Predicted 3D model of a 489-nucleotide part of an RNA (small-subunit ribosomal RNA, 5' domain) from an uncultured bacterium. The full RNA is in RNAcentral, with records from ENA and SILVA. Rfam family: Bacterial small subunit ribosomal RNA.

[in-house]
Context: one part of a larger RNA
RNA sequence: GAUUCAUCGCUGGGGGCGCGCUUGACACAUACUGGUUCGUCGGGCAAAGUGGCUCGCUCGCAUGAGUACAGCGUCGUGCCGGUGAGUAACACGUGGGUAAUCUACCUCUUAGUGGGGAAUAACCCUGGGAAACCGGGGCUAAUACCGCAUAAGCCUGAGAAGGGAAAGCAGCAAUGCGCUGAGAGAGGAGUCCGCGGCCGAUUAGCUAGUUGGCAGGGUAAAAGCCUACCAAGGCUGUGAUCGGUAGCCGGCCUGAGAGGGCACACGGCCACACUGGCACUGAAACACGGGCCAGACUCCUACGGGAGGCAGCAGUGGGGAAUCUUGCACAAUGGGGGAAACCCUGAUGCAGCGACGCCGCGUGAGCGAUGAAGCCCUUCGGGGUGUAAAGCUCUUUCGGCAGGGAAGAUUAUGACGGUACCUGCAGAAGCAGCUGCGGCUAACUACGUGCCAGCAGCCGCGGUAAUACGUAGGCAGCAAGCGUUGUUC
Numbered sequence: 001g002a003u004u005c006a007u008c009g010c011u012g013g014g015g016g017c018g019c020g021c022u023u024g025a026c027a028c029a030u031a032c033u034g035g036u037u038c039g040u041c042g043g044g045c046a047a048a049g050u051g052g053c054u055c056g057c058u059c060g061c062a063u064g065a066g067u068a069c070a071g072c073g074u075c076g077u078g079c080c081g082g083u084g085a086g087u088a089a090c091a092c093g094u095g096g097g098u099a100a101u102c103u104a105c106c107u108c109u110u111a112g113u114g115g116g117g118a119a120u121a122a123c124c125c126u127g128g129g130a131a132a133c134c135g136g137g138g139c140u141a142a143u144a145c146c147g148c149a150u151a152a153g154c155c156u157g158a159g160a161a162g163g164g165a166a167a168g169c170a171g172c173a174a175u176g177c178g179c180u181g182a183g184a185g186a187g188g189a190g191u192c193c194g195c196g197g198c199c200g201a202u203u204a205g206c207u208a209g210u211u212g213g214c215a216g217g218g219u220a221a222a223a224g225c226c227u228a229c230c231a232a233g234g235c236u237g238u239g240a241u242c243g244g245u246a247g248c249c250g251g252c253c254u255g256a257g258a259g260g261g262c263a264c265a266c267g268g269c270c271a272c273a274c275u276g277g278c279a280c281u282g283a284a285a286c287a288c289g290g291g292c293c294a295g296a297c298u299c300c301u302a303c304g305g306g307a308g309g310c311a312g313c314a315g316u317g318g319g320g321a322a323u324c325u326u327g328c329a330c331a332a333u334g335g336g337g338g339a340a341a342c343c344c345u346g347a348u349g350c351a352g353c354g355a356c357g358c359c360g361c362g363u364g365a366g367c368g369a370u371g372a373a374g375c376c377c378u379u380c381g382g383g384g385u386g387u388a389a390a391g392c393u394c395u396u397u398c399g400g401c402a403g404g405g406a407a408g409a410u411u412a413u414g415a416c417g418g419u420a421c422c423u424g425c426a427g428a429a430g431c432a433g434c435u436g437c438g439g440c441u442a443a444c445u446a447c448g449u450g451c452c453a454g455c456a457g458c459c460g461c462g463g464u465a466a467u468a469c470g471u472a473g474g475c476a477g478c479a480a481g482c483g484u485u486g487u488u489c
Base pairs, nucleotide, nucleotide: 001489002488004486006485008483009482010481013361015359016358017357018356019354020353021319026317027316028315030314032312035075037073041071044069049063050062051061082272083271084270092196093195094194095193096192097191098190101189102188103187106185107184108183109182110181111180112179113178114148116146117145123138124137125136126135127134128133154163155162156161168177169176170175198244199243200242205235206234207233210232211231212230213229215227216226217225247269248268249267250266251262252261253260254259274295275294276293277292278291297308298307299306300305325351327350328349329348333347334345335344336343337342364394365393366392367391374385375384376383377382398430400425401424402423403422404421408416433478434477435476436475437474438459439458440457444473445472446471447470448469454461455460
């Protein structure tokens, strides 16, 4: 000098775009964050409101409406969003292999979609419990479940042969949406390998499923991945093992570069979801807002037993030098479901707070005296502040007030927002500070103080004339900031 997720001090007009718990992966009140589909299905069936009748209460009626809703079923909930604890590893980056593999939804091609069965929730009856919820009996449906038939292609097999599928719905219909088998594609994923990127030798030896083989099991899939048996191997000074530290990368900062440093925002990958373990479902999970077990913690309890997991968005306490609103909207973009209408979406779009950063703007312009006053210095002559002010002539950016008023949206639909922007009005009016002035280093005098009080990045200042402390005037630098501290080069 540059840099910054910054802190602190003094100060602070407005705007655009960004950024905002670096510390306790500490604990969390409350609300919201994942639903959708009644065009799979059977069933039961509201209410508010409105209308009419008797018209006083009230009762029944119509509409609302076979709607809302509960249940079975479907798809989604493995995406999106958060965090960086763990991890020195094929985790990541890069380049490859997969004849060792999988792939829901989507696209294309092809072959089908025949005929049956048994249940079960809802519902009814009933029991237990404080609750969470649980049990018994009975009925019923399906695109839920299970056989049978068929099999172009598919799977197993050397072959012979064997095995294995489906579901309907809407519509008057045309047809549309589906369902099943197979092939191809796209996109996605698993797995394996070469190479690459931290520190310590005051860590030198490490290893028994260890290294290899055979057999079996297991997986979508190769493999000690697992098991039994057999052999005795495997790694290591090109640093094994152990210990410490750490998510990795694109990138970001610095630097002429080489290099050094960093891992916040944005993008890709990974890992995690109170701690540890486990599987279920599923195309995919060993699953943040799913399940089970154990543990710690918190809460409810009728003491028998139950409930919970903000590293989602906001917010609270705590820790800390330090880091925001319990906002608006699905209008846009994107995602899920649905034939659609539409519903959901704290993703997202916006707004709020914070000079935290970057960028650009303003706080006026011209004229105006050998030069007011005040203040400061003085050799008392004068000098400085200083065209600065006043005064005169103008302008009106920004801000204020008033009026108009978007694009963003394709027919419709705008949270932002009466926002941006435009026009008009008034009036210089509402808007400057901070740090420094001994040398490095741009900028000097006076007074106070007297090795005191204090300053200080380094050298060093201060003990009675201090350009170095404090104040004032002046000056220098930067400016809605300026200094300080910390970080990196």